Overview
A computed fold for a 352-nucleotide part of an RNA from a Candidatus Saccharimonadota bacterium, annotated as small-subunit ribosomal RNA, central domain. The prediction has a mean pLDDT of 81. The organism belongs to Candidatus Saccharimonadota, within Bacteria. It was read from a public genome assembly.
[in-house]
Context: one part of a larger RNA
RNA sequence: CUGGGCGUAAAGAGUUGCGUAGGUGGACAAGUAAGCGAAUAGUGAAAUCCGACGGCUCAACCGUACGGACUAUUACUCGAACUGCUUGUCUCGAGAAUGGUAGAGGUAACUGGAAUUUCUAGUGUAGGAGUGAAAUCCGUAGAUAUUAGAAGGAACACCAAUGGCGUAGGCAGGUUACUGGACCAUUUCUGACACUGAGGCACGAAAGCGUGGGGAGCGAACCGGAUUAGAUACCCGGGUAGUCCACGCCGUAAACUAUGGAUACUAGCUGUUGGGGGUAUCGACCCCCCCAGUAGCGAAGCUAACGCGUUAAGUAUCCCGCCUGUGGAGUACGGUCGCAAGACUAAAACAU
Numbered sequence: 001c002u003g004g005g006c007g008u009a010a011a012g013a014g015u016u017g018c019g020u021a022g023g024u025g026g027a028c029a030a031g032u033a034a035g036c037g038a039a040u041a042g043u044g045a046a047a048u049c050c051g052a053c054g055g056c057u058c059a060a061c062c063g064u065a066c067g068g069a070c071u072a073u074u075a076c077u078c079g080a081a082c083u084g085c086u087u088g089u090c091u092c093g094a095g096a097a098u099g100g101u102a103g104a105g106g107u108a109a110c111u112g113g114a115a116u117u118u119c120u121a122g123u124g125u126a127g128g129a130g131u132g133a134a135a136u137c138c139g140u141a142g143a144u145a146u147u148a149g150a151a152g153g154a155a156c157a158c159c160a161a162u163g164g165c166g167u168a169g170g171c172a173g174g175u176u177a178c179u180g181g182a183c184c185a186u187u188u189c190u191g192a193c194a195c196u197g198a199g200g201c202a203c204g205a206a207a208g209c210g211u212g213g214g215g216a217g218c219g220a221a222c223c224g225g226a227u228u229a230g231a232u233a234c235c236c237g238g239g240u241a242g243u244c245c246a247c248g249c250c251g252u253a254a255a256c257u258a259u260g261g262a263u264a265c266u267a268g269c270u271g272u273u274g275g276g277g278g279u280a281u282c283g284a285c286c287c288c289c290c291c292a293g294u295a296g297c298g299a300a301g302c303u304a305a306c307g308c309g310u311u312a313a314g315u316a317u318c319c320c321g322c323c324u325g326u327g328g329a330g331u332a333c334g335g336u337c338g339c340a341a342g343a344c345u346a347a348a349a350c351a352u
Base pairs, nucleotide, nucleotide: 004323005322006321007306008305012320014203015202017201018200022196023195024194026090027089028088029087030086031085032084034083035082036079037078038077040075041074042073043072049068050067051066052064053063054062055061093193094190095189096188097186098185099184100183101182105179106178107177108176109175110174111173112156117151118150119149120148121147122146123145127138128137164171165170208249209248210247211246212245213244217243218242222238223237224236225235260319261318262317263316264315265314268297269296270295271294272293273292274291275290276289277288278287301308302307325352326351327350334345335344336343337342
């Protein structure tokens, strides 16, 4: 280098977006002849290798004005197809246009009610809270309960779904403004403009960090009460950071469908979301078909099995990433990034 793999055994990068270099690339026609195939010719040192013959008693080894090979390269000639290149054309890939549709997609501002907590006032009296049982705790300085009012913060019951949207992370009270994408129909336009993508840029839950706010509930740490042999826990009473907001960092997760992206092909059945067409009807519903999504079950096939199965883990092609026994170790050292925490890159000795 070839060969084998990556759902669960080692292995799909968190994610796509944008996308550089690179690799790969639709249909038709003409040309070219770089790749590719064939013929001929030149070169292809010696040693080595193969064959033949010979010399050491054989062999290894050695020799020969002997034959071949050295799968290569150069020149020239020819060549059906395929790839490349050039030119022209096309529309099914891709994009645009027009008309519709659904949606917790994003950002900002405004706003609503229920509940918890606290405060003020009234009624009212001895308990309340908590647990397996208790105790710490709150309460005669009037609690719990109940009524009225006020403050403040956070989250949005029902609708709600096996549902929707988003590249992923993720997104849910309502209204408004701005804004991204998707799907369907028409087939009007461009005419391969495509796919993937090393590096790079951007985004990226929670926790954590910096500065300034905010702080109702919950609640690491911490303090008590229990439990226990002990209990640095599980249970109970408190409670700081944090959780919330603005701006800036961090860049990691079982970031999971543990399944990279794109394209094509390969039985069906059932549900559901969005759109369209047909049938029917006064109209709607119903019923049938098509496209796009999302679920359940399954033919063939695949798989070590489990299972997957038109949303493939089936059959193929293209591109990228990654794996090579276990421990040492995702560690040390070095480097880059970071305020730090640390992240990324990433060994070896040794043991087995």